This is a predicted structure of a 1405-nucleotide RNA (small-subunit ribosomal RNA) from an uncultured bacterium. Its mean pLDDT, the model's own confidence on a scale to 100, is 84.
RNA sequence: AGAGUUUGAUCCUGGCUCAGGAUGAACGCUAGCGACAGGCUUAACACAUGCAAGUCGAGGGGCAGCGGGGUUGAAGCUUGCUUCAACUGCCGGCGACCGGCGCACGGGUGAGUAACACGUAUGCAACCUGCCCGUCACAGGGGAAUAACCGGAAGAAAUUCCGACUAAUUCCGCGUAACACUGUUUUCAGGCAUCUGGAGACAGUCAAAGGAGAGAUCCGGUGACGGAUGGGCAUGCGGCGCAUUAGCUAGUCGGCGGGGUAACGGCCCACCGAGGCGACGAUGCGUAGGGGUUCUGAGAGGAAGGUCCCCCACACUGGUACUGAGACACGGACCAGACUCCUACGGGAGGCAGCAGUGAGGAAUAUUGGUCAAUGGGCGAGAGCCUGAACCAGCCAAGUCGCGUGAGGGAAGACGGCCCUACGGGUUGUAAACCUCUUUUGUCAGGGAGCAAAAGGCGGUACGCGUACCGCAAAGGAGAGUACCUGAAGAAAAAGCAUCGGCUAACUCCGUGCCAGCAGCCGCGGUAAUACGGAGGAUGCGAGCGUUAUCCGGAUUUAUUGGGUUUAAAGGGUGCGUAGGCGGAAUGCCAAGUCAGCGGUAAAAUUACGGGGCUCAACCUCGCCGAGCCGUUGAAACUGGUGUUCUUGAGUGGAAGAGAAGUAUGCGGAAUGUGUGGUGUAGCGGUGAAAUGCAUAGAUAUCACGCAGAACUCCGAUUGCGAAGGCAGCGUACCGGCUUCCAACUGACGCUGAAGCACGAAAGCGUGGGUAUCGAACAGGAUUAGAUACCCUGGUAGUCCACGCAGUAAACGAUGAAUGCUAGCUGUUUGUGUGGAGAGAGACAUGAGUGGCACAGCGAAAAGCGUUAAGCAUUCCACCUGGGGAGUACGCCGGCAACGGUGAAACUCAAAGGAAUUGACGGGGGCCCGCACAAGCGGAGGAACAUGUGGUUUAAUUGGAUGAUACGCGAGGAACCUUACCCGGGCUCAAACGCACUAUGAAUGGCGAUGAAAGUUGUCAGUCAGCAAUGACAUAGUGCGAGGUGCUGCACGGUUGUCGUCAGCUCGUGCCGUGAGGUGUCGGCUUAAGUGCCAUAACGAGCGCAACCCCUAUCGACAGUUGCUAACUAUUAAAGUAGAGGACUCUGUUGAGACUGCCGGCGCAAGCUGCGAGGAAGGCGGGGAUGACGUCAAAUCAGCACGGCCCUUAUGUCCGGGGCGACACACGUGUUACAAUGGCAGGUACAGCGGGAAGCCACCUGGUGGCAGGGAGCAGAACCCGAAAGCCUGUCUCAGUUCGGAUUGGAGUCUGCAACUCGACUCCAUGAAGCUGGAUUCGCUAGUAAUCGCGCAUCAGCCAUGGCGCGGUGAAUACGUUCCCGGGCCUUGUACACACCGCCCGUCA
Repeated sequence: AGAGUUUGAUCCUGGCUCAGGAUGAACGCUAGCGACAGGCUUAACACAUGCAAGUCGAGGGGCAGCGGGGUUGAAGCUUGCUUCAACUGCCGGCGACCGGCGCACGGGUGAGUAACACGUAUGCAACCUGCCCGUCACAGGGGAAUAACCGGAAGAAAUUCCGACUAAUUCCGCGUAACACUGUUUUCAGGCAUCUGGAGACAGUCAAAGGAGAGAUCCGGUGACGGAUGGGCAUGCGGCGCAUUAGCUAGUCGGCGGGGUAACGGCCCACCGAGGCGACGAUGCGUAGGGGUUCUGAGAGGAAGGUCCCCCACACUGGUACUGAGACACGGACCAGACUCCUACGGGAGGCAGCAGUGAGGAAUAUUGGUCAAUGGGCGAGAGCCUGAACCAGCCAAGUCGCGUGAGGGAAGACGGCCCUACGGGUUGUAAACCUCUUUUGUCAGGGAGCAAAAGGCGGUACGCGUACCGCAAAGGAGAGUACCUGAAGAAAAAGCAUCGGCUAACUCCGUGCCAGCAGCCGCGGUAAUACGGAGGAUGCGAGCGUUAUCCGGAUUUAUUGGGUUUAAAGGGUGCGUAGGCGGAAUGCCAAGUCAGCGGUAAAAUUACGGGGCUCAACCUCGCCGAGCCGUUGAAACUGGUGUUCUUGAGUGGAAGAGAAGUAUGCGGAAUGUGUGGUGUAGCGGUGAAAUGCAUAGAUAUCACGCAGAACUCCGAUUGCGAAGGCAGCGUACCGGCUUCCAACUGACGCUGAAGCACGAAAGCGUGGGUAUCGAACAGGAUUAGAUACCCUGGUAGUCCACGCAGUAAACGAUGAAUGCUAGCUGUUUGUGUGGAGAGAGACAUGAGUGGCACAGCGAAAAGCGUUAAGCAUUCCACCUGGGGAGUACGCCGGCAACGGUGAAACUCAAAGGAAUUGACGGGGGCCCGCACAAGCGGAGGAACAUGUGGUUUAAUUGGAUGAUACGCGAGGAACCUUACCCGGGCUCAAACGCACUAUGAAUGGCGAUGAAAGUUGUCAGUCAGCAAUGACAUAGUGCGAGGUGCUGCACGGUUGUCGUCAGCUCGUGCCGUGAGGUGUCGGCUUAAGUGCCAUAACGAGCGCAACCCCUAUCGACAGUUGCUAACUAUUAAAGUAGAGGACUCUGUUGAGACUGCCGGCGCAAGCUGCGAGGAAGGCGGGGAUGACGUCAAAUCAGCACGGCCCUUAUGUCCGGGGCGACACACGUGUUACAAUGGCAGGUACAGCGGGAAGCCACCUGGUGGCAGGGAGCAGAACCCGAAAGCCUGUCUCAGUUCGGAUUGGAGUCUGCAACUCGACUCCAUGAAGCUGGAUUCGCUAGUAAUCGCGCAUCAGCCAUGGCGCGGUGAAUACGUUCCCGGGCCUUGUACACACCGCCCGUCA
């Protein structure tokens, strides 16, 4: 010192949360020792028991008890002793009693108290003060009562009563007495109003106690003055909350006179007056003991008031006084009350908020301990007694501080644990073991303090003669045999707690599977969790560690230091103005504020600093520092006060000016509606389209003349005026404000403004008018799923006027008022001046308004503001402090009401919000493209069949793909196999393979049995190489590896689809921005194209586009066999058949060619354009391959690969059979058709791509055919694989047909181990639906669509009508881009970012 959290990201605002410190704490786990401090925060709840205040015999009377003495008697005997009894206060002493002093201290508690209670500073000229100190003076002489005791009485008791006696340092007179007190009076001095002090005179009043001692003497007594100490009273200032508490007060405020008190005072009383307090917060309510101090904080502050100290208050609750120097009295009294206890029921007793202790309450707080040894207190002459004050000990980790639980060495880096890429490595870890050493603390043994000195006693010295000092002796310790010291044995007896996703130091494995759970905030957990639980490891602290609670901090998040208010929360709707705050220039004085010196006070303890003492530290101790308050002496700049002066702020006067400023009143035309009359006829009106409505009883339209009310067209605008709301036809009257010029007058008269007063749009309310238009409510018609709406037809209140009320608006510039200062440029409204000959326009200068742009600066962020500030400053007012709840509730005030003003809390969330950025989106805009639409051609959707899918069914119908981007898809070949599914039968080193070991056997071949097969089980033959060991091979066994089309495509690689062959996607440097980000890539033109050109804070570059590659269209060169044949020759029935040739076609290789190159037009250019030229081809010639950054957690674990999980006599593997081919149905993709542009029959012509040896098969023969039997050629430019539509001829004649061919029956062929489930083909027969297909929908822009056939892959065969290729024939149409779909660029809005299939509101569950 900061950090986390709002967003896709950013900057801000803003709240929430965390890290720190602290505590009289509590709880959880754990626990070795010591020192020092601490320990009912709750029930001021109730208390058993014991103790906490007595003492003095040197005040007194006495003598119950104790000891001694004396006297008498008795007993025992040792005849002078012992014991016992009685008497005796004679002595020591002393219960109870009288008396004195104390009990008002010490100790406890914080209920009450918001108060002179406390703190601080003053005052008392308005006071008291026992014991103590100092000074002065005095104590003469009498009297009286009463307790105890004695006698008696009542009562259960507590206790009380009666009678008689007696003492005192008890009580009461008398005498004496003043410096005391009271009254009168003289004089001096002083002060603060009453007055105070000194000196004097006169009159009056009031005292006393003795005791001890042999004595000296000592202790006491009385009066007075003074001191000290302690108290009492008064006052200034200071310290809580609420204004949703605004008025309070009758002894109240004051006076005069009394009473009372120690003393002042309405403290109390009589009378008189009517005051007193309050927005600078009275009164009321709530809360609370105050301070020194404590915690925190950099400080200013904030919070607290336990222990210790000071003050106050209280003592079961409330009240009252008595005694006394002092009390209205904690362990005194009385009364009342509540409670508890005793009782003989008549009455009595009690007060732990003293120390222990008990119950209760509570999360929670200790022993019914020891001692007066020390310190202190009371009494006493003293010894001494008393002292739960105090000092000690006990309990409690409840705090702070200190110490320890060992130190050094020690690698086979052990065992074990955990993890991993696992023959091995890492970690636990020098940790352990083991060796050497030490002994604090603890244990045992021995020694053993300080706290103790004074008083007192005895002796001495000094002097002021009862004090001081010195000496001596003895006694005296609760704690405690403690602290401490010495010795001994011995590593021995001593470590835990929390955390490990980020904040925040510390990571892996297993388990779990949105479950269990965690969590301070953000958030983890839905099968690979560093966040849950366990383990290993690590981190932090350590005899403690965590959690909870509370306070301060961080929080500048209440901002004095030190914040804000255009848009984040926040400027009052506006003005006038009271109090208050603030205030121009010059000068003199004062000294309140201010500043400085000095003095007093600020208790001690505490804190800080410097020292000292406990072994250190905590702790203890010594010294020192002080804000504040009061006093005093100065200073005079500033603020303030006061005096004088000034004119620039403000105002007055004079002269001009502009204006929809206001109020009242008069007038005007157009429009609208309506009335009357005329013309006129069938509709009008209204809408997206309609209908309601009006109209033949004459509407709408139109003409004329009336009437009514409201509003003022054009001018008219970044115009003007007004404080704001607001103000608009024209005129008149009254009235307010503003500006300019002149500089005559006043002389700071000013600014702001809580309360207060006034104004205040629209709607609304009251009363009375008025009512043309428009028009809430309402009615009807539409729209719609509905439509209590938007649209239409009507229509009441209202809209208008007068007078009242109301008092709010996005009353906005979302920007309070005033003053000064701070670059400019450019409009406009309205003044004045200058110059110009005059009038103008225009120019310049200078004011007041009103706009635009922009510098500096500001904007806590940006947008933006910017002399009209949101800049720089000053003054005053108002307002804000997270979102919701809520501008709500309650209360109060106002209002006729509606409602307005003021204005919370509980609860709840971790956000809510501002500005800007990038995307995405819009039934926003602009530009552009695409078979996207349109224009066309042909289809699908209806039928039958084929095929795929869903669904259903099934033992199984294996599994995957599911909008576009699944559905003739993976599959380019499911009868077995494939095959993953089902049923059944087998195997478990396994169906295959690798390694090691062991055993047997050559290998291998044949024949059986059984079985559906796999398999199981027999049997025969065979006898490898090598001399052997052994090797190769096979079988069997053992072990380690296997195997899995089991799961996860949401763990992955690779591959693929789609957007999309769309034109985009980015980078470097620079520049701009606080930043996300922008620029570049935008703009104009152009292109198929981010293609290019121009422009340009950008300049370049990359991936895409294009080109390079392949095929095709033309030509050249080269090469000519299996291809070709023009010329020559030969042959044939004919024929490139042969010789030959390379000309042509063709094949192959290699080149050329096309580039807007040329011309015209347009254009800056790029480029576009032309029935242009030339050319085989013309503007990308046609086609293919080629798919940017990325999107869809898109598809695939079943093609392959692969992490994790799962199965292991099975989820592996072998075999037989079945299934993947099921079938009410639904969908997709196709084939064939419905016919005459056709079917059928006959004849006839022309391709290209390709394939071929378990093959293609010419040709011949047989067969209707499928095919079969023969059989040449060809591993191919040579042989084979028959093109069809077409053309020619004939027939059919519009029909379910000579269309269509499904289905079914029969008979066959072929492939294959095998065609039942479940193959294809052939022939004969059969001859279904279907007559062009609803909504809707698909493809295609030229060699394309359409149509026709051919080939190939897979393959034994084939369910192929599929897929991939090939050629033949060969169209139509495109005006165009409004619309549908998809896409690209720019721009705009956004509360979306999982991105419109978004977000989100209400109701219901």